Predicted 3D model of a 71-nucleotide RNA (transfer RNA) from Candidatus Harrisonbacteria bacterium CG10_big_fil_rev_8_21_14_0_10_44_23. Its Rfam family is "tRNA". It is annotated as a transfer RNA. RNAcentral holds the sequence, with entries from ENA.

RNA sequence: UGCCGGGUAGUGUAAUGGCAACACGCCUCCCUUUGGAGGAGGAACUCUAGGUCCGAUUCCUAGCCCGGCAA
Numbered sequence: 001u002g003c004c005g006g007g008u009a010g011u012g013u014a015a016u017g018g019c020a021a022c023a024c025g026c027c028u029c030c031c032u033u034u035g036g037a038g039g040a041g042g043a044a045c046u047c048u049a050g051g052u053c054c055g056a057u058u059c060c061u062a063g064c065c066c067g068g069c070a071a
Base pairs, nucleotide, nucleotide: 001070002069003068004067005066006065007064010024011023012022013021018054026042027041028040029039030038047063048062049061050060051059
């Protein structure tokens, strides 16, 4: 420098263009002799800027960051 893949909650991952979900973690409550077990509830997320579309995590363009390959 070129090509390919990836970026979603604190962490790890889902999501045919149609209300962003699950597990662990965190907070509150219940249970309990105790809670690090069990039960109930809650907070918190789409890398950035444009474009297409009635509607974008998803499609297109550019950029940023990470990884891989080639030279």